The prediction has a mean pLDDT of 81. Transfer RNA from Schistocerca gregaria, 72 nucleotides, folded computationally. Rfam family: tRNA.

[in-house]
RNA sequence: GCCAUCUUAGGUCAGUGGUAGAGCACUGGUCUUGUAAUCCAGGAGUCGUGAGUUCGAAUCUCACAGAAGGCA
Numbered sequence: 001g002c003c004a005u006c007u008u009a010g011g012u013c014a015g016u017g018g019u020a021g022a023g024c025a026c027u028g029g030u031c032u033u034g035u036a037a038u039c040c041a042g043g044a045g046u047c048g049u050g051a052g053u054u055c056g057a058a059u060c061u062c063a064c065a066g067a068a069g070g071c072a
Base pairs, nucleotide, nucleotide: 001071002070003069005067006066007065010024012022013021018055026042027041028040029039048064049063050062051061052060
């Protein structure tokens, strides 16, 4: 330099055009003599940044940034 992939909650991931989710962690409660476990509830997201397409974009297109690969 070229090619393809990835970027979503604190962290691991799902979500292929119509209100952003799961489990872990965290907080409160339940339970226990106490701790852990169980069970119930809750908080936390400008979906990497900017632009475009569309009635509507995490999703499609383009540019940029970053991550990890392949080729030279």

Lineage of the source: Eukaryota > Eumetazoa > Protostomia > Polyneoptera > Schistocerca.